Predicted 3D model of a 74-nucleotide RNA (transfer RNA) from Synaphobranchus kaupii. It matches the Rfam family "tRNA". Rfam links the family to the GO term triplet codon-amino acid adaptor activity. The coordinates come from a structure-prediction model, not an experiment, and the mean pLDDT is 81.

[in-house]
RNA sequence: GGCGCCGUGGCUUAGUUAGUUAAAGUGCUUGUCUUGUAAACAGGAGAUCCAGGGUUCGAAUCCCAGCGGCGCCU
Repeated sequence: GGCGCCGUGGCUUAGUUAGUUAAAGUGCUUGUCUUGUAAACAGGAGAUCCAGGGUUCGAAUCCCAGCGGCGCCU
């Protein structure tokens, strides 16, 4: 330098043939329970989806160039 894949709450992921409110687990936090902790149960906060532009009535999703990570080739 070229090619491919990936980027979504603190972490791990789903959603990615566009269509109402971005979902789950775990973590955090509040309460109940307990002598106390843990566990269990019931709530709560937290991501406008790596950032920019384009297409579209409508983009996490499609397109473009960029950044970052991983792998392969030279």